Notes:
This is a predicted structure of a 103-nucleotide RNA (SAM riboswitch aptamer (S box leader)) from an Anaerolineae bacterium. Its Rfam family is "SAM riboswitch aptamer (S box leader)". About the family: The SAM riboswitch is found upstream of a number of genes which code for proteins involved in methionine or cysteine biosynthesis in Gram-positive bacteria. Lineage of the source: Bacteria > Bacillati > Chloroflexota > Anaerolineae. It was read from a public genome assembly, where an Rfam model found it.

RNA sequence: AUCUCAUCGAGAGCGGUGGAGGGUUCGGCCCCAUGAAACCGCAGCAACCCCUGAAGCGUCAGGAAGGUGCUAAGUCCGACAGGCACGACCUGGAAGAUGAGCG
Numbered sequence: 001a002u003c004u005c006a007u008c009g010a011g012a013g014c015g016g017u018g019g020a021g022g023g024u025u026c027g028g029c030c031c032c033a034u035g036a037a038a039c040c041g042c043a044g045c046a047a048c049c050c051c052u053g054a055a056g057c058g059u060c061a062g063g064a065a066g067g068u069g070c071u072a073a074g075u076c077c078g079a080c081a082g083g084c085a086c087g088a089c090c091u092g093g094a095a096g097a098u099g100a101g102c103g
Base pairs, nucleotide, nucleotide: 003101004100005099006098007097008096013042014041015040016039017038021031022030023029025079026078027077028076043071044070045069048067049066050063051062052061053060075095080092081091082090083089
């Protein structure tokens, strides 16, 4: 890299370095010199792994030391298919992200 499974309408930001991009692609619409990406520090959110409830499986409740993840907008919205009160409306899919596992 590939594959499998689960989840994705909630939640949570300040400082330092940096110096023009960022929101995966395209279209839209946004964010950004009142400072983008990235890196670092601290803080926080959540609860996938994890811990406790004697042990195993399932479920539930609680926890947050550790491994990840995350801290603008529904995964920012649409793209493909179906439906339709024809509206970027609804449902599903694809793709993506994250985790756990297989290999």